[in-house]
């Protein structure tokens, strides 16, 4: 997500945070923070020196005749530092790091306490001199010279080895004492005292040696933090051992020989991807989760890889060699470099600061000390990055100014907001003043205190002087001004806030859900509102919310999800008693647990970030207990399991052996012309003798009845009978073992159909196959043929909707009812154990549902899932002969897909019921001719509108002009027509000429109405006017389903909830009409009654109607008359009331009576709704448009055209007829600008007359007409039928010509009963027949509303068609089947598999190759110190080979990315093709291999 509801499930948002960025904007201060990218390359400049109290020199200067002495710098010896401190995050998944633990396997320079010694010798060297090579850069050669350089002896501890003794340690083993052997140190300086000077003494620094200590480093060890298993096997120095082997500060395979063959690993070894680790940051209730910027702590790293050397410490950032890449200088021989130090430049990127001050603090190197040195560090400088804090006034002000915007036009809002007065002065600006950080150290004086013969020197103490980078900064005072300081983002819902105008599926918008096609709260713009604020929004990224990986804290019958089903390995879990142990678990105690942070309390900076104190801090590790459960060991039990004994059911299996029925082929007999097959046919088969029927034989599969909700089995599966082998259950006994048990990763074994492979067999059936139908096609459903296989026998395959869509086990919670196997029982009742089955409580469940055989209610193990599509597909890999199975993604794309259950709709689903819906009858359209509307064509125009039923003789109950909207022409613009204002007041209609087609214009006459100017006439302008749009923005009106029986609410119940119930069953009834029955009871709105009307009676009145009786007349004419008829008020009358029968009732029926009989006939009257159904052209409206024209007048046209198509009618085709005379009966209704009589005229239409009548009175109208009677006609295009045509005329009207109606003459056309198709009526009705009315000057024999005449046929009856209605089923539909919707194919894009390859990288692993370098052997080579017979010799250098080994380099393969002509399938995409697969029985049930 839906119409609506529960649920499942996913996407989105609100919140907090950031080393950020980017857009709009920026007053101020504090405090912090600033390359996340290319661990790319780097100009300049600085970032590590110091020490003259170690040396010997040069160089300046003072002093001096001068030797010299003294200050001062300083290039080299030399000593200490450079291994700190600063950076970075590349490597790294590793004892790097975190933590706790170890080291009885170890180093430690400077420092500290203690103890010692500081003797006595000797050779050389830089520096310099003086030469040589060299562009440099440096090198060499001779010669002189010192030291705290550097060697040699002496001695003392100490190291090493052996060996006594007797302590300690769990242990390897450790220390202590001693005796022997060997071996091994040193260095001065400076002052003080005295002095000519030495020496000797002091004091001090320093230097040896050992010992401890204290810092710092190294080595091990248990635990902890990542992703992949589409990485499962890795490992030869590998695992151990042994060496009086080697290395190292120690320990070991850390190196080497030499045995052995180990060692890790699914508690995930190996490999590959990714990453600095941690305090800690961020979120989150918390358990997590996510990160590792700044601070701090460890580790690595220094252009890239290798090496070592100095030293206490380095494999060394700013030290050295090598080898590569770059870069730069260069006289081409060769030099030289390394910002991941501070700043800074290039590049990169979306992005990240100044080529500053200062050693004043703090710390660090050196120095005896002054001090020098320090881009550590303290400052300051730029950025609103970020956190905090301040401000941009403040009060009073209503005629609610002006402006804007909105508006119903009245006002409403912006708004106390502005303006005004008044006040403030932080901030700011001017001036002036001014910190805190500074106190030590050192210097100078003076003075103590210990030791000392004394002095110097060591400690302290006092005073003096002096030390600031920030900075003239915080901070203070005074004076001035409301001045100089607000903006961003929203405003449909989520989500706080709305109006208007632009715009018109366009331009936009959007975080999700969605907006915009003429009135957009959702786009753009204003005006308000709303939120935050010096900052607001957006992106980006993490954590929440997400219970959306669920330890806390979900889940699998049907949404996603129980393995096909057993056996069973490892692991998980596991029955009663006792006891002992303490590992798990509990409870005290001790150490750790940096510091910052966090939190809590407090305390400084005006306050708050900030800063400072102090407490607390889930862990680990030490110890001491305590025993309940868990575990372990030890003993025992018998309720789980097992396993004896006696019975027992059974389509469990395996082979084997046998029988009927049936089919098919075969042989024969009897027979003949069809047989089979179907919705209907063909194809086949048959006269060469089928089918059909007998008998007789062959064959192969299957196994009727029994037969069941039956029974068996782990599932799959299993069914004639009969033997044999075999498995497992069930009951009943209660003998045995004594937990042997439960699950069950991996593994093993079965496992349907179909299919594979060899080889048997093949009757029916039957994929493929062919034909025949069928269809628009039919690669299909259907038929008639058929071959793979179906059978066996062997191996294989491994899958199915293999389903109960439900894992295995064990316990426990109500019941009924039926069945199948044992058993108890009095063989009956009934009971108990094991199944199978139906309802069914509690309870579960989203709901259907399940319910002791659980989806309840607990335990335990196992397997599965986390949105849909992509897809069970693509790489790999395993398995398989193959098909194929098994594991099993990911780009992309999309905001739902889904379950269950509701109300509808809707089925070519199913019951029941209705209708002139079929049937069954009558009479028509449908073919002609006109006629009237339409479409469509035409035209200046053919004015709009109506459009399946529900438009089309509709709107229109009347287009000659008018009407009329259309069209062509001529006019007029406050206008034909309303209101309002101004001026004027003497003249408007009307009449007459004139001009013109008329409007109109003009001259003339004329005297209403007004003068209060209520008339006229000109102006002005607001404004009229519009049959122009929009009926999809509306009121009203109205069609239709449908005169169908339906629609709904209150209250109760019932369901989580849409909803349901009432309005379910059964009757009945035209009806939801009524009865019965019911969780419903009750009531609206429909049905029916109410009305109006025809049909009977009665009362009651009697003109202008009527006339029985009496007069009377041509005539109810008149008098009378009120019975009768009629007229027109009111009443009765029908209610299934009565009688039968049937039913509980409702009624149903029949019958009587009655003028009517079950709603008496007909009308009115139209429930909730539904067609965005009709109408802006009746009328009324909102917006849009026109406004010298879309208005408004006026004449002439048009609406009436006409190759054609429809609809709705008339007339007719003819004898039931037609013509001609005669005769006869209605009802309703109209007449005053009307209706018209008598009576003349005319053949007629009419035409003269002008009587009555505003009407039961006179009149249209003799009122009819078909109908009866009589003549003719005699089946013919006719005496059918009148269309067209021509002449004559009549009436209407200003006008009949376009274009009216009628008359009379003559003309005399199609048509001879109508294809497919299709319409109406059920009775006074069809059919027929005329008659009147509205519209109307005038036009209707054909439309519309009425009126009477005449006057039938039929209904078996619900199978079919339509069309409604109730009730069930189904459904993937809900714009509701004119519905949803599959799939190729065709076009674009996307992103992806493969592909002959081609490129790139990365780690190995085998060869070559072998730098510098440590290690080792080795010399025709060189040599100061020791030694020595003076020749050597030790040592050292060189040098050269060998082990090891970087960069390179060869060839062959791995693994990863890129990319490739075609090339496979996937995605998406308003309107393409082909088709209807699917959803309803979806039209062949469906779906999966």
């Nucleotide at each position: 997500u839906u119409g609506a509801u529960c649920c499942u499930g996913g996407c989105u948002c609100a919140g907090g945070a950031u080393u950020a960025a980017u857009g709009c904007u920026g007053g101020c201060g504090g405090c912090a923070u600033g390359c996340c990218u290319a661990a790319u390359a780097c100009a300049u400049g600085c970032a590590a020196g110091u020490u003259g109290a170690a040396c010997g020199g040069a160089u300046a200067g003072u002093a001096g005749c001068a030797a010299u002495a003294c200050u001062a710098u300083u290039a080299g010896u030399a000593g200490c530092g450079a291994a700190c401190g600063g950076g970075u995050g590349a490597g790294u998944a590793a004892c790097a790091c975190g933590u706790a633990c170890u080291c009885a396997a170890g180093a430690u320079a400077c420092c500290a306490u203690a103890a010692u010694g500081u003797u006595u010798g000797g050779g050389a060297u830089a520096a310099c001199u003086a030469g040589u090579g060299g562009a440099u850069a440096c090198a060499u050669u001779a010669g002189c010279u010192a030291a705290u350089a550097c060697c040699g002896a002496a001695u003392a501890g100490g190291a090493u080895a052996a060996c006594u003794a007797a302590u300690c340690g769990c242990a390897u083993g450790a220390a202590u004492a001693g005796u022997u052997a060997u071996u091994u140190a040193a260095a001065g300086g400076g002052g003080c005292c005295c002095u000519u000077a030495a020496a000797a003494g002091c004091c001090u620094u320093g230097c040896u040696u050992u010992a401890u200590g204290a810092u710092u480093c190294a080595g091990g060890u248990g635990c902890g933090g990542u992703g992949c298993a589409u990485u499962a096997g890795c490992u030869a120095g590998u695992u151990g051992g042994u060496a009086a082997g080697g290395g190292u500060a120690a320990u070991g395979g850390c190196c080497u020989a030499c045995c052995a063959a180990g060692g890790c690993a699914a508690u995930g070894a190996u490999g590959c991807a990714u990453a600095g680790c941690c305090a800690a940051u961020c979120u989150g209730a918390g358990a997590g989760g996510a990160u590792g910027a700044a601070u701090g702590g460890c580790c690595a790293c220094a252009u890239u890889g290798g090496g070592a050397c100095u030293g206490a410490g380095a494999c060394a950032c700013g030290g050295c060699c090598c080898a590569a890449a770059c870069u730069c200088c260069u006289a081409c021989a060769g030099g030289a470099g390394g910002c991941a130090g501070c700043a800074g430049u290039a590049g990169g990127g979306a992005a990240u600061u100044u080529u500053u001050c200062a050693c004043a603090a703090u710390g660090g190197g050196c120095g005896a000390a002054a001090g020098c040195c320090u881009g550590a560090u303290g400052g300051a400088g730029c950025a609103a990055u970020g956190c905090c804090g301040c401000g941009u006034g403040u009060u009073u002000g209503a005629u609610g100014a002006c402006g804007g915007c909105c508006u119903u036009u009245g006002g409403g809002u912006u708004g106390u907001a502005a303006a005004a007065a008044a006040c403030u002065g932080u901030u700011a600006u001017a001036u002036g003043g001014g910190a805190u950080g500074a106190a030590a150290a050192a210097a100078a004086u003076a003075g103590a205190u210990a030791g000392g013969a004394a002095a110097u020197g060591a400690u302290c103490u006092a005073u003096u002087a002096u030390u600031g980078a920030c900075a003239g900064u915080a901070c203070c005072a005074u004076a001035u001004u409301a001045g100089a300081a607000a903006g961003c983002c929203u405003c449909g819902g989520c989500u706080a806030a709305c109006u208007a105008c632009g715009u018109g599926c366009c331009a936009g918008c959007a975080g999700c859900c969605g907006c915009g096609g003429u009135a957009a709260u959702a786009c753009g713009u204003a005006g308000g509102u709303g939120g935050c604020a010096a900052g607001c929004a957006u992106u980006a990224u993490c954590c929440g919310g997400a219970a959306u990986u669920a330890u806390u804290g979900g889940g699998u019958g049907u949404a996603a999800a129980g393995g096909g089903a057993g056996c069973g390995u490892a692991g998980a879990c596991g029955g009663u008693u006792u006891u002992a142990u303490a590992a798990g678990u509990c409870u005290g105690a001790g150490g750790u647990u940096a510091a910052a942070u966090g939190c809590a309390u407090a305390a400084g900076c005006u306050u708050a970030a900030c800063u400072u104190a102090u407490g607390c801090c889930u862990g680990c590790c030490u110890u001491a207990g305590a025993a309940a459960c868990u575990a372990u060991g030890a003993a025992a039990c018998u309720a789980g399991a097992a396993u004896g004994u006696g019975a027992u059911a059974g389509a469990g299996g395996a082979c084997a052996a046998u029988g009927g029925a049936a089919c098919u082929c075969c042989a024969u007999g009897u027979g003949u012309a069809g047989c089979g097959g179907u919705g209907g046919a063909a194809u086949g088969c048959a006269u060469a003798g089928g089918u059909a029927u007998a008998u007789g034989g062959a064959g192969g599969a299957a196994c009727a009845c029994c037969a069941a909700u039956u029974g068996c089995g782990a599932a799959a599966g299993c069914a004639g009978u009969u033997g044999u082998c075999u498995g497992g259950g069930u009951c009943a006994u209660u003998a045995u073992u004594g937990a042997c048990g439960u699950u069950g990763a991996g593994g093993c074994u079965c496992g349907a159909a179909a299919g594979c492979a060899u080889g048997g067999g093949g009757a029916g059936c039957a994929a493929a196959u062919a034909g025949g139908a069928u269809u628009a096609g039919a690669u299909a459903c259907c038929c008639u043929a058929g071959u793979a296989g179906u059978c066996c026998a062997u191996g294989c395959c491994g899958u199915a909707a293999a389903c109960g869509a439900u894992g295995a086990a064990u316990a426990c919670u109500a019941g009924u009812u039926a069945u199948u196997a044992g058993g108890a029982g009095u063989u009956u009742a009934u009971c108990c154990u094991a199944g199978u089955a139906a309802c069914u409580u509690a309870g579960c469940u989203a709901a259907c549902g399940c319910g002791u055989u659980a989806a309840g209610u607990a335990u335990u193990c196992c397997a599965c899932c986390u949105g849909a599509g992509u897809a069970g597909u693509a790489c790999a890999u395993u398995c398989g002969c193959a098909a194929g199975a098994a594991u099993g993604a990911a780009a992309c794309u999309u905001a739902a897909a889904g379950g269950a259950a509701u109300u509808g709709a809707c089925g070519g689903g199913g019951a029941c019921c209705c209708g002139c819906a079929c049937a069954a009858g009558c009479g028509g359209u449908g073919g002609a001719g006109c006629a009237u509307g339409u479409g469509g064509u035409u035209u200046a125009a053919u004015u709009c509108g109506a459009a399946g039923c529900a438009a089309c003789g509709c709107g229109a109950a009347a287009a000659a002009c008018c009407u009329u909207a259309c069209c062509u022409g001529g006019g007029u613009u406050u206008g034909a027509c309303a209101u309002c204002c101004c001026u004027u007041g003497c003249a408007a209609a009307g009449c007459u000429a004139u001009a013109g087609a008329a409007a109109u214009a003009u001259a003339g006459u004329g005297g209403a109405g007004g003068u209060u100017a209520u008339c006229a006439a000109g102006g002005u302008g607001a404004c009229a006017g519009g049959u122009g749009g929009u009926g999809c923005a509306u009121g009203g009106u109205u069609g239709u389903c449908g005169a169908c029986a339906g629609u709904u609410c209150g209250u109760g119940u019932c369901g989580u909830g849409a909803g349901a119930u009432g309005u379910a069953u059964g009757g009945u009834u035209a009806a939801g009409u009524c009865c019965c029955a019911u969780a419903a009871c009750g009531a609206g709105c429909g049905c029916a009654a109410c009305c109006c009307u025809c049909a009977u009676c009665c009362u009651u009145a009697u003109u202008u109607a009527c006339u029985a009786a009496c007069a009377u007349u041509a005539a109810g004419u008149u008098g009378a008359g009120c019975a009768c008829u009629a007229u027109a008020a009111g009443g009765a009358a029908a209610c299934u009331g009565c009688a039968g029968u049937c039913g509980u009732a409702a009624g149903a029926u029949u019958g009587a009576g009655g003028a009517a009989g079950g709603u008496g006939g007909g009308g009115g009257u139209g429930a909730c709704g539904u067609c965005a159904a009709a109408u802006c052209a009746u009328c009324a409206u909102g917006c849009c448009c026109c406004u010298u024209a879309u208005a408004u007048c006026c004449a002439g046209g048009g609406c009436u055209a006409c190759a054609c198509a429809c609809g709705u009618g008339c007339u007719a085709c003819a004898a039931u007829g037609g013509u001609a005379g005669a005769g006869a009966c209605a009802a309703a209704g109209g007449g005053a600008a009307g209706c018209u009589a008598a009576c003349c005229c005319g053949a007629g239409a009419g035409g003269g007359g002008g009587u009555g009548c505003a009407a039961a009175u006179c009149u249209c109208a003799u009122c009819a007409a078909a109908c009866u009677c009589u003549a003719c006609c005699u089946c013919a295009g006719u005496u059918u039928g009148g269309a067209u045509u021509a002449a004559a005329g009549u009436c209407u009207g200003c006008a009949a010509u376009u274009c009216g109606a009628c008359u009379u003459u003559a003309u005399g056309a199609a048509a001879c009963c109508g294809g497919a198709a299709u319409c109406g009526c059920u009775a006074g009705u069809a059919a027929u027949c005329g008659c009147a009315u509205a519209u109307c000057a005038g036009c209707a024999u054909u439309g519309u509303u009425g009126c009477g005449g005449u006057g039938a046929a039929u209904a078996c009856g619900u199978u079919c068609u339509c069309g409604g209605g109730u009730c069930u089923u189904g459904u993937a539909c809900a714009c509701a089947c004119c519905g949803c919707c599959c799939g190729u194919c065709a076009c674009a894009c996307c992103a992806u598999g493969a592909g002959a390859g081609u490129u790139a990288g990365c780690a190995a692993a085998a060869g070559c190759a072998g730098a510098a370098g440590u290690c080792a052997u080795u010399u025709a080579u060189u040599u100061a110190a020791c030694u020595u017979c003076a020749u050597u010799g030790a040592g050292a250098a060189a040098a050269a080979u060998g082990c090891c080994a970087a960069a390179g380099g060869u060839a062959g393969g791995g693994c990863u990315g890129a990319u490739g002509g075609u090339u496979g399938g996937g995605g998406u995409g308003a309107a393409g093709u082909c088709g209807u697969a699917a959803c309803a029985a979806g039209g062949c049930c469906g779906u999966a291999a």

Model confidence (mean pLDDT): 82 of 100. This is a predicted structure of a 1489-nucleotide RNA (small-subunit ribosomal RNA) from an uncultured bacterium. Its Rfam family is "Bacterial small subunit ribosomal RNA".